This is a predicted structure of a 532-nucleotide part of an RNA (small-subunit ribosomal RNA, 5' domain) from an uncultured prokaryote.
[in-house]
Context: one part of a larger RNA
RNA sequence: GAUUGAACGCUGGCGGUAUGCUUAACACAUGCAAGGCGAACGGUAACAGGAGAGAGCUUGUUGCUAGCAGGCGUCGAGUGUCGGACGGGUGAGUAAUGCAUAGGAAUCUACCUAGUAGCGGGGGACAACCUGGUGAAAACCAGGCUAAUACCGCAUAAUCCCUACGGGGCAAAGCAGGGGACCUUCGGGCCUUGCACUAUUAGAUGAGCCUAUGUCGGAUUAGCUAGUUGGUAAGGUAAUGGCUUACCAAGGCGACGAUCCUUAGCUGGUUUGAGAGGACGAUCAGCCACACUGGGACUGAGACACGGCCCAGACUCCUACGGGAGGCAGCAGUGGGGAAUAUUGGACAAUGGGCGCAAGCCUGAUCCAGCAAUACCGCGUGUGUGAAGAAGGCCUUAGGGUUGUAAAGCACUUUCAGUAGGGACGAACAGGAUGAGAUUAAUACUCUCGUCCACUGACGUUACUCGCAGAAGAAGCACCGGCUAACUCCGUGCCAGCAGCCGCGGUAAUACGGAGGGUGCAAGCGUUAAUC
Repeated sequence: GAUUGAACGCUGGCGGUAUGCUUAACACAUGCAAGGCGAACGGUAACAGGAGAGAGCUUGUUGCUAGCAGGCGUCGAGUGUCGGACGGGUGAGUAAUGCAUAGGAAUCUACCUAGUAGCGGGGGACAACCUGGUGAAAACCAGGCUAAUACCGCAUAAUCCCUACGGGGCAAAGCAGGGGACCUUCGGGCCUUGCACUAUUAGAUGAGCCUAUGUCGGAUUAGCUAGUUGGUAAGGUAAUGGCUUACCAAGGCGACGAUCCUUAGCUGGUUUGAGAGGACGAUCAGCCACACUGGGACUGAGACACGGCCCAGACUCCUACGGGAGGCAGCAGUGGGGAAUAUUGGACAAUGGGCGCAAGCCUGAUCCAGCAAUACCGCGUGUGUGAAGAAGGCCUUAGGGUUGUAAAGCACUUUCAGUAGGGACGAACAGGAUGAGAUUAAUACUCUCGUCCACUGACGUUACUCGCAGAAGAAGCACCGGCUAACUCCGUGCCAGCAGCCGCGGUAAUACGGAGGGUGCAAGCGUUAAUC
């Protein structure tokens, strides 16, 4: 000199853009953060609407009350299915099962895209519900009824799988829209379209595995290793492999630093430097690891799963003492620790995600707002004129000098803030109507492209712009001995104090404290810490 996720002191007008627990991976009150689908299903608790029949009161124009069809809009709980493996957080562990770069072969991949083939015919249950029971609760047990895209056989079977090459084996589910003939038990069949389903091939995407090289310090760590190193066989896995097991051999690593110990998430990058190099790894992006601590598997295409399950432990809470409940390193927020780090805010309008045919629902992802001079950038705090060089202050050789065109005065301007109006972009979709095309038996339905219509904004009292008023509301901080830009007076008297280094202070201190003056930066200025 540059830099910082900074802190502290004094001071503080506005805006934009970023950033904001670096410490206790300490403990957490409260709310929210992952649900969706009725176009899979039986049903309909609640809400809304309600035909028809009918009861009571009041006696009709009718009103009120109770009560009766899931037939309809919907929909709590339940079965089912997809998603809760993404998104979000943190950096404890990890010195290599990680990361970075470059290669590789023995693999899987839901949803998506393209292709081929299929989607036939049956069965038995279990929830919900009803009945009964146990328990303080959490919850649980027994009996009975029932549906399905839930479950299970049968059929069909190749380009799939196995194979001794003779052969053997494996699947499925429907739902919704529309409709001319024909059939009908009046439910529909049937046709067609869309979505879904089954098998398989290829792609895409994602993931698993292997190899090489590189990746902090310590030798005051020199030897380490028995599933250890290799082989055979078997098991296991999606897959290779001591991954596991049996047997056999005795290997394998190591001064080119094994093993052990300390420290540490890695990278793109950030910062500094002319560079080489050094230091760092906040925000953003990629990968990894973790989810109260330790262990384990289940489900699933994918987890050994942050807001899933089981076991053990510590801690907290409830209890009728028999037993139960919990996990903010999600967003806010609380206590604690600390020099130190924000709101228990708004919205799904946009982007993205999950589910759904869709409308839509959910989304503390995200977009916004709030707080903080924490950083960077921009703007303002007026402009011109004005010598009687006013008053006051300070200095003085007492003449004067300086503050100083500074102020006052006069003439202007109105950025920003204030106030009153106008006012974008971010909005594209989706929806309704309609034209053409595709599909089709069809002028239905559905889809694609186009036209028209009305509608959708948290931010938001938005950005921007215009009117009004008035210099009006807006300057501090550090330093002045040398380094280093900037000097005098008073006080003090080796005292009080200063100090980055040299050093100042013991009666004339430009170095301490104050004042006047000056210098440097400026909504900041200094100090401390840290890196180069």